[in-house]
RNA sequence: CUCUUAUUAAGAGCAGGUGGAGGGAAUUAGCCCUAUGAAGCCCGGCAACCAUCCUUACUGAAUCGCCAGUAUGGAAACGGUGCUAAAUCUAACAGCGAAUGCUGAGAGAUGAGAG
Numbered sequence: 001c002u003c004u005u006a007u008u009a010a011g012a013g014c015a016g017g018u019g020g021a022g023g024g025a026a027u028u029a030g031c032c033c034u035a036u037g038a039a040g041c042c043c044g045g046c047a048a049c050c051a052u053c054c055u056u057a058c059u060g061a062a063u064c065g066c067c068a069g070u071a072u073g074g075a076a077a078c079g080g081u082g083c084u085a086a087a088u089c090u091a092a093c094a095g096c097g098a099a100u101g102c103u104g105a106g107a108g109a110u111g112a113g114a115g
Base pairs, nucleotide, nucleotide: 001115002114003113004112005111006110007109008108013043016042017041018040022033023032024031027092028091029090030089044084045083046082049080050079052075053074054073056071057070058069059068060067088107093104094103095102096101
């Protein structure tokens, strides 16, 4: 980088430190945040995808146990990530609707797996 798959309206600093002007992925249009201090970094915090532990069910061998795998539910938060204004800030494409709008797709983000 490409593919597959799951999630994407919850939660997390209202005066932590540093920093010093931008930021909200990209384009367009809007709307916001920001010297009452943006981004970034450190610290703190949140969540629980992977990993860990426990329960239950099923599968593997003729039975039980053990072991392994898959799935369900739960615990914890040491490890690998992630996140920490506003729905992924909103719209853009399609369908429905008189319309505010609703549903879906696309794009993006994150995890896990594969190439």
A computed fold for a 115-nucleotide RNA, annotated as SAM riboswitch aptamer (S box leader). Model confidence (mean pLDDT): 80 of 100.